[in-house]
């Protein structure tokens, strides 16, 4: 330079068109003599960014920014 993947709560990652989930991690709270451990329950998201087609986008179309890979 040229192809390629990837960007989703703190964090690790799902979700291929009816619109946000799981584990971990935060807070409260039950248990417990007390702590871990367990069980609950909140709270935390303009879906990387910008535009486009749809009745309807995280998801489909074009652009751009960043990472990682490969090839020269």
């Nucleotide at each position: 330079a040229g192809c390629a993947a990837a960007g989703u709560g703190g964090u690790g990652c799902a979700g291929u068109g009816g619109a946000a989930g799981c584990g971990u991690g935060a807070u409260g709270g039950g248990c417990u003599c007390g702590u871990a451990a367990c069980c609950c329950a909140u709270a935390g998201g303009u879906c990387a960014c910008a535009g486009g087609a749809u009745u309807g986008a995280a998801a489909c179309c074009u652009g751009u920014c960043u990472u990682u890979g490969c090839u020269a």